Predicted 3D model of a 384-nucleotide RNA (Bacterial RNase P class A) from Hymenobacter nivis. The sequence is in RNAcentral, with records from ENA. Taxonomically the source falls in Hymenobacter (Bacteria, Cytophagia, Cytophagales, Hymenobacteraceae).
RNA sequence: GCAGUGCGCCACUCCACCGCGGCGGGGCAACCCGGCGAGGAAAGUCCGGGCAACGCAGGGCACCCUGCUUCCUAACGGGAAGGACCGGCCAAUCGGGCCGGGACAGCCAGUGCCACAGAAAAUAACCGCCCGCAAGGGUAAGGGUGAAAAGGUGCGGUAAGAGCGCACCAGCGGCUGGGCAACCACGCCGGCUGGGUAAACCUCAGGGGUUGAAAGACCAAAUAAGCGGACACGCGCGCUGGCUUCGGCUGGCGGGCAACGGGCGGCCCGCUCGGGUCCGCGGGUAGGUCGAUGGAGCCUUUCCGCGAGGACUGGCCUAGAUAAAUGGUGGAGACGGGGCCCCCGGGCCCCGGACAGAACCCGGCUUACCGGCGCAUUGCCUAG
Numbered sequence: 001g002c003a004g005u006g007c008g009c010c011a012c013u014c015c016a017c018c019g020c021g022g023c024g025g026g027g028c029a030a031c032c033c034g035g036c037g038a039g040g041a042a043a044g045u046c047c048g049g050g051c052a053a054c055g056c057a058g059g060g061c062a063c064c065c066u067g068c069u070u071c072c073u074a075a076c077g078g079g080a081a082g083g084a085c086c087g088g089c090c091a092a093u094c095g096g097g098c099c100g101g102g103a104c105a106g107c108c109a110g111u112g113c114c115a116c117a118g119a120a121a122a123u124a125a126c127c128g129c130c131c132g133c134a135a136g137g138g139u140a141a142g143g144g145u146g147a148a149a150a151g152g153u154g155c156g157g158u159a160a161g162a163g164c165g166c167a168c169c170a171g172c173g174g175c176u177g178g179g180c181a182a183c184c185a186c187g188c189c190g191g192c193u194g195g196g197u198a199a200a201c202c203u204c205a206g207g208g209g210u211u212g213a214a215a216g217a218c219c220a221a222a223u224a225a226g227c228g229g230a231c232a233c234g235c236g237c238g239c240u241g242g243c244u245u246c247g248g249c250u251g252g253c254g255g256g257c258a259a260c261g262g263g264c265g266g267c268c269c270g271c272u273c274g275g276g277u278c279c280g281c282g283g284g285u286a287g288g289u290c291g292a293u294g295g296a297g298c299c300u301u302u303c304c305g306c307g308a309g310g311a312c313u314g315g316c317c318u319a320g321a322u323a324a325a326u327g328g329u330g331g332a333g334a335c336g337g338g339g340c341c342c343c344c345g346g347g348c349c350c351c352g353g354a355c356a357g358a359a360c361c362c363g364g365c366u367u368a369c370c371g372g373c374g375c376a377u378u379g380c381c382u383a384g
Stems, first nucleotide, its partner, number of pairs: 001380010012333007020037002023034004039355001043366002046364005051212004063208005068082005083104001085101006105203002110201002112197003126143002128139004151169006170193002172190004176185003216290004226281006234257002237254007260274005297316003302311003335352008
């Protein structure tokens, strides 16, 4: 210098004018002044928590989620470090280095499934081989099928065979050693040799109450039921209550008559409907306030830790709308791309700036994005 990977940062800057939303101050008001005003993802609403209402003695079943190990964290399905496996690149004599990936517990607890081919897909006998007159039996060595066929090669052994025995190799289990653990290493021992599939049922371990800010709390015009009080109020009747000096007095309910008021366009008749007025409580609609932005907050010193992070020190206040503000125009500069000119590192012209946009808050994940910068690491090339 080039290429790869990982992590982090920026998200054009400044000035002027106009405009918008909260807040503070002034003003009777109109309005004026000051200060603040989107993001790395504010997005998807996928995961976890705070907060809130409701529910809940305790335990179990069912249902759902998670699944290598250790740690971080308020918590997580997130993150860090590590382990085994698979893949890629480099180097290749071996050992190795770097990068990426994944639901990476358990198919000797049980059950199910495994197309086609094949005798057989897991209690293997089609051909072949052996025993036998035959019936039948033994045999997984050979053939053939298949993605996969009951450890592999060899020597013994046998009627023929077979881990039946032995040597080596592969796996599994045990002992020993290392590691907190996942797991690893060397040697020894044991013939122990079992197809795959659990994002198949299932088993094991851990976890999960439901609903979300349209949660919820409060104030409260209007209005119905209900409660209390004041005032007003014709006549009988029926039922019923209280007081009583037995003469009456005073309520409640029901229906009738009269009067009054409303409706049937106006008037008369007729029909029909209605039982008073006011005040307070209550109730809760419209509307408003809180929730609601000072918090697992941001930056930082020192220490601990490989790291994710933790403890400590100092500083800062950084949107809070509710139909929803955060914008527009002009100029200058920086950056990137293209073209032209020449005195060769300058000048001129043109173009470009993305994805997106808070809505209770926080930690993550995922997805989108014009471009630019820094650090770490691996490989190659060049120079010393």